[in-house]
Context: one part of a larger RNA
């Protein structure tokens, strides 16, 4: 000198645009953040043009809750970056080919009875489906072959059709796995390892593999740093630097890990699942003491910690997502507004003229000098400001549809009106005098100032620097 997710002191006019718990992965009141489909199904309630239509929905069923959003605890390698691969899976989407035959069953809702304080149930009876089961068939799979094995909903609708169902092949996308290289510190950590290293077989998996098991062999890693300990999410990037390098990993983007702590599986194309289930633990709450409920590292917000970090706001109008044939519903993703000079950036706080260089202040050698064209005064201007009027684009998509917002912007009126501070002035380092103080009070980044004439302390006048900021502190190059 540069930089910062900064903080603190003093000060503070406006706009644009970014950004805002770096600390306690501490505990959380309250509200919202994942639903949707009646064109899958039976049923109930309601309405009406009342005997067939419409609306609404608790339940069954389907798809989605594995995305999106948050955080960085753990992890030094089951991570990440980059390159090379394979023994693999892939809902929805696209392409191609073929198919959907026959038969049956249960169950919620509902009815009745009934348990419980509640949460939530239990028994009996009835019923539907794109729910479930069996048989058949087969381009598939397995098998050397014989053979074995494996589907479906011909359903819904507004019916020349559209949407859906099953199988196979291919694609796309996403995911899984293997491997080379790279990836912090410590040797005051030198030996580590028994499923350990390899083989055979079996099991398991979508799939390779000690992934698991049985048996066999005795291997495997290590001063090119194993093991152990500490620290840490990794990267694109960011800051700095001429570069090499050093530091860093907020925001944005990719990957990973996690969801009170620990463990487990279920469902599913996909999870070992933030707003799912089960078990255990700690904590909090309810209880009729028998038993139950909960999980903000989602958005706001509260307490606590801290030098320190925002609104319990508006809207689905746009973009994107889920569901739906669609209308549409949902969406704290997102779009916006609010708060904060926290950063970057732009603009303004007036312009021109104006000397008997006024008054006042300060200095003085008392002549004057300086503040200083500065002010007053004259003539202008209106960026800003206040008021009034008009008023968007952003909407794709014929009509309609804008949270922002009566915002941006434009026009008119008014009046210099509404707007300057902070630090420094001994040298480094731009900028000097007076008064006060008297090794005191104090200053200070380093050198150092202060003990009666202090350009270094405090005040004043003046000056210098930067400017809606300016200084200090912290960290880093």
């Nucleotide at each position: 000198g540069g930089a910062u997710g900064a903080a603190c002191g003093c000060u503070g006019g406006c706009g644009g645009u970014a950004u805002g718990c770096u600390u306690a992965a501490c505990a959380c009141a309250u509200g919202c953040a994942a639903g949707u489909c009646g064109a899958a199904c039976g049923a109930a309630a309601g309405u009406u043009u009342u005997u067939a239509a419409c609306u609404u929905u608790a339940g069954u069923g389907g798809c989605g809750g594995a995305c999106g959003g948050g955080u960085g605890c753990g992890u030094a390698a089951u991570a990440c970056g980059u390159g090379a691969g394979a023994a693999u899976c892939u809902g929805c989407c696209c392409u191609u080919a073929g198919g959907a035959g026959a038969a049956g069953a249960a169950u919620a809702a509902c009815u009745g009875c009934u348990g419980g304080a509640a949460a939530c149930g239990g028994c009996u009876g009835c019923u539907a489906a794109a729910u479930c089961u069996u048989c058949a068939u087969a381009u598939g799979u397995c098998g050397a072959g014989a053979g074995a094995u494996g589907a479906a909903a011909u359903a819904g609708c507004u019916u020349u059709g559209c949407u859906g169902c099953c199988u196979a092949a291919g694609g796309a996308u996403g995911a899984u796995c293997u491997u080379g290289c790279g990836u912090c510190u410590g040797a005051u950590u030198a030996g580590c390892u028994a499923g350990u290293u390899g083989g055979u077989g079996c099991g398991g998996u979508a799939a390779u593999g000690g992934c698991g098991c049985a048996c066999c062999a005795a291997g495997g890693c290590g001063a090119c740093g194993a093991u152990c300990a500490g620290u840490a999410g990794c990267u694109g990037g960011u800051c700095u630097g001429a570069g090499a390098g050093g530091a860093u990993g907020a925001a944005c983007a990719g990957c990973c890990a996690c969801a009170u702590u620990g463990g487990a599986a279920c469902u599913g194309a996909g999870a070992c699942a933030c707003g799912g289930u089960c078990c255990a633990a700690a904590c909090u709450c309810c209880u009729a003491c028998g038993g139950g409920a909960g999980g903000c590292a989602g958005c706001a917000g509260u307490g606590g910690g801290g030098a320190a970090u925002u609104u319990u706001c508006c809207g689905c109008a746009a973009u994107g997502g889920a569901c739906g044939a669609a209308a549409g519903u949902c969406u704290g993703a997102c779009g916006g507004a609010g708060c904060g000079a926290c950063g970057c950036u732009g603009c303004g706080u007036g312009a021109a003229g104006g000397a008997u260089g006024a008054c006042g202040g300060c200095c003085u050698g008392c002549g004057g000098g300086u503040u200083g064209u500065a002010a007053a005064c004259u003539u202008c201007u209106u960026u800003u400001c206040u008021c009034g009027a008009a008023g968007a684009a952003g909407a794709a998509g014929c009509u309609c549809u804008g949270a922002c917002g009566g915002u941006a912007u434009u026009c008119g009126a008014g009046g210099a009106a509404u707007a300057a501070g902070c630090a420094u002035c001994g040298g480094c380092u731009a900028a000097c005098u007076c008064c006060g103080u008297g090794c005191c009070a104090g200053c200070a980044g380093c050198c150092g100032c202060g003990g009666u004439a202090a350009g270094a302390c405090g005040g004043a006048g003046g000056a210098u620097g930067c400017a809606a900021g300016u200084g200090u502190u912290a960290u880093u190059c």

A computed fold for a 477-nucleotide part of an RNA from an uncultured bacterium, annotated as small-subunit ribosomal RNA, 5' domain.